[in-house]
Molecule: c-di-GMP-I-GGC riboswitch aptamer
RNA sequence: UGUGAAAAAGGCAAACCAGUUCGAAAGACUGGGACGCAAAGCCACGGGUCUAAAGAUCCCAGCUAUGGAUCUAUGACAGCCGGGUUGCCACAU
Numbered sequence: 001u002g003u004g005a006a007a008a009a010g011g012c013a014a015a016c017c018a019g020u021u022c023g024a025a026a027g028a029c030u031g032g033g034a035c036g037c038a039a040a041g042c043c044a045c046g047g048g049u050c051u052a053a054a055g056a057u058c059c060c061a062g063c064u065a066u067g068g069a070u071c072u073a074u075g076a077c078a079g080c081c082g083g084g085u086u087g088c089c090a091c092a093u
Stems, first nucleotide, its partner, number of pairs: 001092004011037002016032005022027001035079001041085003045082003048077003055071005
């Protein structure tokens, strides 16, 4: 420098279960668990997906509140894809 076929020190941990002075939710976090992962380390930059508290529009109504519908990320997902960035091991040069 290249590669991740095989192997492997070490590592991570889906679903599910229990929980949290977390959050409106999506989700996050902790413990258990193990489907998988060679970046399943980190970064929401592009696409995508999820959520919709607040906001906008509309419906019902005499009005308001409550309620309902639609839209919307400023919220979330890095274990959806791409990109950026750092790095372990092994092999090859």